[in-house]
Overview:
Model confidence (mean pLDDT): 86 of 100. A computed fold for a 477-nucleotide part of an RNA from an uncultured organism, annotated as small-subunit ribosomal RNA, 3' major domain. Its Rfam family is "Bacterial small subunit ribosomal RNA".
Context: one part of a larger RNA
RNA sequence: UGACGGGGGCCCGCACAAGCGGUGGAGUAUGUGGUUCAAUUCGACGCAACGCGCAGAACCUUACCUGGGCUUGACAUCUGGGGAAGUCCCUAGAGAUAGGGAUGUGCCCUUCGGGGAACCCCAUGACAGGUGCUGCAUGGCUGUCGUCAGCUCGUGUCGUGAGAUGUUGGGUUAAGUCCCGCAACGAGCGCAACCCCUGUUCUUAGUUGCCAUCGGUUCGGCCGGGCACUCUAAGGAGACUGCCGGUGUUGAACCGGAGGAAGGUGGGGAUGACGUCAAGUCCUCAUGGCCUUUAUGCCCAGGGCUGCACACGUACUACAAUGGCCGGUACAAAGGGUCGCCAAGCCGCGAGGUGGAGCUAAUCCCAAAACGCCGGUCUCAGUUCGGAUUGGUCUCUGCAACUCGAGACCAUGAAGGUGGAAUCGCUAGUAAUCGCUGAUCAGCAUGCAGCGGUGAAUACGUUCCCGGGCCUUGACA
Numbered sequence: 001u002g003a004c005g006g007g008g009g010c011c012c013g014c015a016c017a018a019g020c021g022g023u024g025g026a027g028u029a030u031g032u033g034g035u036u037c038a039a040u041u042c043g044a045c046g047c048a049a050c051g052c053g054c055a056g057a058a059c060c061u062u063a064c065c066u067g068g069g070c071u072u073g074a075c076a077u078c079u080g081g082g083g084a085a086g087u088c089c090c091u092a093g094a095g096a097u098a099g100g101g102a103u104g105u106g107c108c109c110u111u112c113g114g115g116g117a118a119c120c121c122c123a124u125g126a127c128a129g130g131u132g133c134u135g136c137a138u139g140g141c142u143g144u145c146g147u148c149a150g151c152u153c154g155u156g157u158c159g160u161g162a163g164a165u166g167u168u169g170g171g172u173u174a175a176g177u178c179c180c181g182c183a184a185c186g187a188g189c190g191c192a193a194c195c196c197c198u199g200u201u202c203u204u205a206g207u208u209g210c211c212a213u214c215g216g217u218u219c220g221g222c223c224g225g226g227c228a229c230u231c232u233a234a235g236g237a238g239a240c241u242g243c244c245g246g247u248g249u250u251g252a253a254c255c256g257g258a259g260g261a262a263g264g265u266g267g268g269g270a271u272g273a274c275g276u277c278a279a280g281u282c283c284u285c286a287u288g289g290c291c292u293u294u295a296u297g298c299c300c301a302g303g304g305c306u307g308c309a310c311a312c313g314u315a316c317u318a319c320a321a322u323g324g325c326c327g328g329u330a331c332a333a334a335g336g337g338u339c340g341c342c343a344a345g346c347c348g349c350g351a352g353g354u355g356g357a358g359c360u361a362a363u364c365c366c367a368a369a370a371c372g373c374c375g376g377u378c379u380c381a382g383u384u385c386g387g388a389u390u391g392g393u394c395u396c397u398g399c400a401a402c403u404c405g406a407g408a409c410c411a412u413g414a415a416g417g418u419g420g421a422a423u424c425g426c427u428a429g430u431a432a433u434c435g436c437u438g439a440u441c442a443g444c445a446u447g448c449a450g451c452g453g454u455g456a457a458u459a460c461g462u463u464c465c466c467g468g469g470c471c472u473u474g475a476c477a
Base pairs, nucleotide, nucleotide: 001477002476004474005473007472008471009470010469011468012467013466015462016461019426020425021424022423023422026317027316028315029314030313031312032311033310034308035307042053043052064303065302066301067300068299069298070297073127077126078125079123080122081121082120083119086103087102088101089100090099091098092097107116108115109114129292130291132290133289134288138286139285140281141280142279143277145275150189151188152187153186154185155184156165157164158163169180170179171178195269196268197267198266200237201236202235203234204233205232206231209227214224215223216222240263243257244256245255246254247253319419323378324377325376326375327374328373329372335366336365337364340359341358345354346353347352385416390411391410392409393408394407395406396405432454433453434452435451436450437449438448
């Protein structure tokens, strides 16, 4: 000096406690282990692997397996020779591929002989290629402690030195935040602020909004008309412990109050110090070394990644009456749309089909929001709960739904009556609950990323569990 202690002191955090809802039991979805397999590609393994890489495995993807093929190669540069490129057709084949036929000549220069550029074919070897190995050779990126309040430096001083001091102490704070003191005085990376969204208001602007005001009306802001309001989106204002009282050391600050849309960081986001874990990634990419070179490279068809006695994680749906079903009816936000979103109308019980209006979108469309509210019904039952599973008939996407897609309708109706030990999340517009949108995407969402609607309970307190910060102490290096 450090890390450690079932040492001490002080202090934080949904850490406990107080509450609310879950997981662990059931069915299914999904990931993982295991097992199986020709292959079930690979990686990730306490927190910090396991709805993770995968924001979308039928082919492709694809890295795996089986079989069929290629060897300057699917891709890059160079050399020699030939031909423009390209388009269409036939035959064999699972296809890759092989064979044959037809058509077609462009651009630039030209001394009309030809030369050149792009592209294609043949040959040659230099070379290409490798999702092969090593993340314990690496860069880059990322996780984690942790948005925790820490980590350091210059000069000075002290110490033989390692080093100390500063950074400790007294207060205070979300904070090494600030104040006071002090052999220290300053400074840097962090904290905070500067950035974005949101909450109030003003100005500017008006093909969204408004009967607010006037007129017309087929009654729809539909039309004339108008920017008042709502809104949209650019710029300002506003909050600073600024004001008052109290406490405090006259300080920093804390408590209460006024005004205010908002009050003591208003709420949320982005932002992650020095470092730790030889943490993760050589399969994003880059890269040293090693290995491979008629194969560990490349092309193709089919299969596999979806296999199933089991075990675990994460979710969805339930077990019902604060509910299920039927009818009626109201109110969002944020997004997406021309290879697209697709209205009205018509057909179909429905998925959907037809149809074709509008929209490059504050204008048209996706679009119905759902929980809710009103009325009716069911009456505690494995049920009008629950929907797995299976049979049948269809729809859509796509070259193609057998392995292996999603959806509709009819029938079938399984387990499940609130879940042992144990364990998780959450402190407010939060939890819980309800629906909506988007990325990926031909198709496929209970996942993920967002959006709004309804909207709680509880916190005495810090003894205990877990993690962390500062000071100190003991043994240890």